[in-house]
Context: one part of a larger RNA
Molecule: large-subunit ribosomal RNA, domain VI
Organism: Bacteroidota bacterium
RNA sequence: CGUUGGAAAAUUGAGAGGAUCUGAUUUUAGUACGAGAGGACCGAAUCGGACGCACCUCUGGUGUAUCUGUUGUGGCGCCAGCUGCAUUGCAGAGUAGCUACGUGCGGAAUAGAUAAGCGCUGAAAGCAUCUAAGCGCGAAACUAGCCUCGAGAUGAGUUUUCCUUUAAGGGUCGUAGUAGACGACUACGUUGAUAGGCUACAGGUGUAAAGGCGGUAACGUCAUAGCCGAGUAGUACUAAUUACCCGUAAA
Repeated sequence: CGUUGGAAAAUUGAGAGGAUCUGAUUUUAGUACGAGAGGACCGAAUCGGACGCACCUCUGGUGUAUCUGUUGUGGCGCCAGCUGCAUUGCAGAGUAGCUACGUGCGGAAUAGAUAAGCGCUGAAAGCAUCUAAGCGCGAAACUAGCCUCGAGAUGAGUUUUCCUUUAAGGGUCGUAGUAGACGACUACGUUGAUAGGCUACAGGUGUAAAGGCGGUAACGUCAUAGCCGAGUAGUACUAAUUACCCGUAAA
C1' cells in the first nucleotide's frame, strides 16, 4: 500500500515445512521344520542406541554487583574494624537465569490408492490363462493421519462484537519484561502491584561488629548469628503526572 467505511478478536485451510531411524533380550517355543545337528515365520512384551523437541523438579556446570576464609601492599591518625589494588588477587561454597552430563516426551496406530508380487472370475483360443471387460490382497515409498507456519490464497475467504463521528480504536509518553540489536511483541499506567523500596518467607553463606563471661593466649561461648543479585507473596512509600497526535469514509 492492497484486501472498497473504520476497528477489535476468533477462525477455515489452498499451500509450505518438520518428523519418518534402529538394536538386543524375554515369550510364543526348543514348538513348526529336520534323521540329527540345528532351528523359525506370525504375534506379544521389556530394555536400549542415535536423532529431535521441550524443560530445570532431581544430578551437575556456570553464576566478575552473593557470603566466607586468606596473602602482599596502599589508605581511613593509631589499635580494633573497614576499604582500594594485585587475573574476580587467590581460595571454598553458591540463589535466579542460562544450560547437559540431567528430566519428560516423540517416531506410531489407522485409513485410502498403489509398486514388484500373489490371486478370483474369465474369454479372445469349447482347453488353459491374474487381464483383454470385471474383482481382491499387497511396501519404511505416495495421499491423509502427528507437529509447526499459513488469506499478499491479489482467488486477498469466514464468524462474532464495537463505532455511527469531539466515534470505536490506535499512537506519542512513562513503569517494566515471559520480549528484545533497533523497530517489533507482551504486561501495566492511580478505577494501579508495572518496576524500585520496605516487610515476610524461600534460598545462599556459615555464626558479623561491639560488649559480657571463661582462658596467660590462640580461642571458646552468649549466638541457627550477621550479611545477601536476580526467587515467591504482601504493602501505594517512590516513579508510571498532565497532556498531545492520528483516526472521522461510502451509500